Transfer RNA from an uncultured Clostridia bacterium, 73 nucleotides, folded computationally.
RNA sequence: GAGGCAUAGCUCAGCUGGUUAGAGCGUUCGGUUCACAUCCGAGAGGUCUUGGGUUCGAGUCCCCAUGUCUCCA
Numbered sequence: 001g002a003g004g005c006a007u008a009g010c011u012c013a014g015c016u017g018g019u020u021a022g023a024g025c026g027u028u029c030g031g032u033u034c035a036c037a038u039c040c041g042a043g044a045g046g047u048c049u050u051g052g053g054u055u056c057g058a059g060u061c062c063c064c065a066u067g068u069c070u071c072c073a
Base pairs, nucleotide, nucleotide: 001071002070003069004068005067006066009025010024011023012022018056027043028042029041030040031039049065051063052062053061
């Protein structure tokens, strides 16, 4: 110098911008059991990395910054 990624505690979806942001695992409570595990039901948990812009509307598009990974020299 070039490119990718950043969304729940962890791993990740989120289509060509559209009304309410999701899954699995984990976690909490309850049921089942003599008990544990498994299984079943319910719940909590998110300023979508920071700031700005475009738009009626941004997790999604644009710019800056930060972190991280890869490539080139």
It was read from a public genome assembly. Its mean pLDDT, the model's own confidence on a scale to 100, is 80.